Molecule: Bacterial small signal recognition particle RNA
Organism: Clostridia bacterium
RNA sequence: AGCUGAGUCUAACGCAAUAGGACUCUGUGAACCUCGUCAGGUCUGGGAAGAAGCAGCGAUAAGCAGACCCUCCUAUGUGCCGUUGGGUAGCUUAGCUCGA
Repeated sequence: AGCUGAGUCUAACGCAAUAGGACUCUGUGAACCUCGUCAGGUCUGGGAAGAAGCAGCGAUAAGCAGACCCUCCUAUGUGCCGUUGGGUAGCUUAGCUCGA
């Protein structure tokens, strides 16, 4: 110096990260139009019993607040991590060849 390969460049797919949402857990949560138990009282009955059922209590729905490890969804000027291509102008690197 030349040739070849790879990297730097770029595209797609995948993976991860980040952000948000969902799921999940905890707490709270309905005068009545949820449920259960229904004191008192009411009704039926000669009675035994039964019926409906307010308050209270308990469990919850919608919602609200907190916690977010796992899982799911969405997004990107995050990463160059992986795979397959594109590009051969420059640079870097490895091998081979030639010459000094």